[in-house]
Molecule: transfer RNA
Organism: Actinobacteria bacterium HGW-Actinobacteria-6
RNA sequence: GCCCCCAUCGUCUAGAGGCCAAGGACUCCGCCCUUUCAAGGCGGCAACAGGGAUUCGAAUUCCCUUGGGGGCACCA
Numbered sequence: 001g002c003c004c005c006c007a008u009c010g011u012c013u014a015g016a017g018g019c020c021a022a023g024g025a026c027u028c029c030g031c032c033c034u035u036u037c038a039a040g041g042c043g044g045c046a047a048c049a050g051g052g053a054u055u056c057g058a059a060u061u062c063c064c065u066u067g068g069g070g071g072c073a074c075c076a
Stems, first nucleotide, its partner, number of pairs: 001072007010026004018056001028044005049065005
């Protein structure tokens, strides 16, 4: 330098153009239960890496950038 893959709540993840102003589990917070703690029940907080394009409509498709991983080439 070229090519490929990945990026979503604090963590792990679902998602394949409309059912997503994004769902689940764990964590955290509150309440209930309990003599107390744990467990359990109910509720709550919390995320689409950034920008642009296509489209009536984008987490999802395309391009650029950023970051991470891998392969190839170069190394006089």